[in-house]
RNA sequence: AUGGGUAGGCCGGGCGGUUCGGGGUCGCCUGUAACCUGAAAUCCUCUACAUGCAGCGGGCCGAAAACCAGUGCGAGGAGUUUCUUCGACGGAUUCGGCCCUUUCCCGGGCUGUCGAUGAUCCGUCCUCCGGGAUGUCGCAGGUUGUGAACCGGGCCAGGCCUUGACGGGAGCAGCCCUAAGCAGUCUGUGGCAUGUUCGGAGGGUGGCGGAUCUGAGGCCUGGAAAAGGAUUCACCGGCCGUUGAAGAGCUUCCAGCACUGGGAACCCGC
Numbered sequence: 001a002u003g004g005g006u007a008g009g010c011c012g013g014g015c016g017g018u019u020c021g022g023g024g025u026c027g028c029c030u031g032u033a034a035c036c037u038g039a040a041a042u043c044c045u046c047u048a049c050a051u052g053c054a055g056c057g058g059g060c061c062g063a064a065a066a067c068c069a070g071u072g073c074g075a076g077g078a079g080u081u082u083c084u085u086c087g088a089c090g091g092a093u094u095c096g097g098c099c100c101u102u103u104c105c106c107g108g109g110c111u112g113u114c115g116a117u118g119a120u121c122c123g124u125c126c127u128c129c130g131g132g133a134u135g136u137c138g139c140a141g142g143u144u145g146u147g148a149a150c151c152g153g154g155c156c157a158g159g160c161c162u163u164g165a166c167g168g169g170a171g172c173a174g175c176c177c178u179a180a181g182c183a184g185u186c187u188g189u190g191g192c193a194u195g196u197u198c199g200g201a202g203g204g205u206g207g208c209g210g211a212u213c214u215g216a217g218g219c220c221u222g223g224a225a226a227a228g229g230a231u232u233c234a235c236c237g238g239c240c241g242u243u244g245a246a247g248a249g250c251u252u253c254c255a256g257c258a259c260u261g262g263g264a265a266c267c268c269g270c
Base pairs, nucleotide, nucleotide: 002269003268004267005266006265008061009060010059011058012030013029014028015027016026021046022045023044024043035057036055037054038053067262068261069260070259071258072257073256076253077252078251079250080249082248083247084246085245086244087243088242089241090240091239095237096236097235099229100228101227102226103225105223106222107221108220109219110218111217118213119212120211121210122209123208124207125206126202127201128200129199130198131197132196133194134193135192136191137190138189139188140187141186142185143184144183145182146181152177153176154175155174160169161168162167
């Protein structure tokens, strides 16, 4: 140096959760050349040498793939509320906008010498009083029509009653008429109403119309800016607070990978 065997070692690790605590069963992440069976949540096992239990189960290494130390990279987890973004809720206030007024700038539209604007006068829109008109409701009167199975009237076929007969009597249907009532219409009158009309009185600003004078502007709207004002948090932005999510930062635990270094037993053969 090499072959065989043995001691010994390995067949996963980490984070979270759970537990007084260590492991396991659970969730997630990351690995190996390399495990099989069984049980385990108000559970299994263990006690700080805690890093599983049970089985005479299996495989591999045995100078490295095991162990220790250091450096770098680094999946993933936990904590924090430091920052950013987004969302929900609440609060306060004028800080800004939204709202109002004025000024100025840039546009669009309409209108105006067939007369804008302004001034003066008149009228109207409004209120009150009185009259008319119309509509509607009521009352009174007139008029037309209709209007009674019998218990209203007239004429009463047929039939009925009566008479020896002539005749007489009551009377339904039908026709005619009428009372109350109903309907239409006209007149008078009262109440109510009015997109109505006339007259009178009043009336602040304003709108509209007209007349006269004047003689070139007037109105609406979009955007930007300045000044002033108003008022509610109704809305938007900003401010403060609570809470949630995501990302970044910080702290921490770290699988795994790479590199460097360290130490490590025995027997036999050639």